[in-house]
RNA sequence: GCCCUCGUAGUUCAAUGGAUAGAACAGCACACUCCUAACGUGCGGAUUCAGGUUCGACUCCUGGCGAGGGCA
Numbered sequence: 001g002c003c004c005u006c007g008u009a010g011u012u013c014a015a016u017g018g019a020u021a022g023a024a025c026a027g028c029a030c031a032c033u034c035c036u037a038a039c040g041u042g043c044g045g046a047u048u049c050a051g052g053u054u055c056g057a058c059u060c061c062u063g064g065c066g067a068g069g070g071c072a
Stems, first nucleotide, its partner, number of pairs: 001071007010025004018055001027043004048064005
C1' cells in the first nucleotide's frame, strides 16, 4: 500500500428496512432484615463520526476514525 471482518448501555449480547432500540449482569433508590448478603419493586443509562438512498435506516451505499486478521 491493497483486501476482509467488526464497532449498540459501565460489561456481555439481541433487534426481517417498520411500534417508545430490548435482555442479563453491574450502578442508584425503595421495601424486607437487629445488621449485612440474598430475594423483591422501581429508576437512570447506548446505536463510532459525516454524508447518501428510502415514506421509513442499528440494518443498505460512500467516505473518515478505531479494533482485529490476511497478502505484499
This is a predicted structure of a 72-nucleotide RNA (transfer RNA) from Candidatus Ryanbacteria bacterium RIFCSPHIGHO2_02_FULL_45_43. Lineage of the source: Bacteria > Bacteria candidate phyla > Candidatus Ryaniibacteriota. Its Rfam family is "tRNA". Its family is annotated with triplet codon-amino acid adaptor activity in the Gene Ontology. Its mean pLDDT, the model's own confidence on a scale to 100, is 80. RNAcentral holds the sequence, with entries from ENA.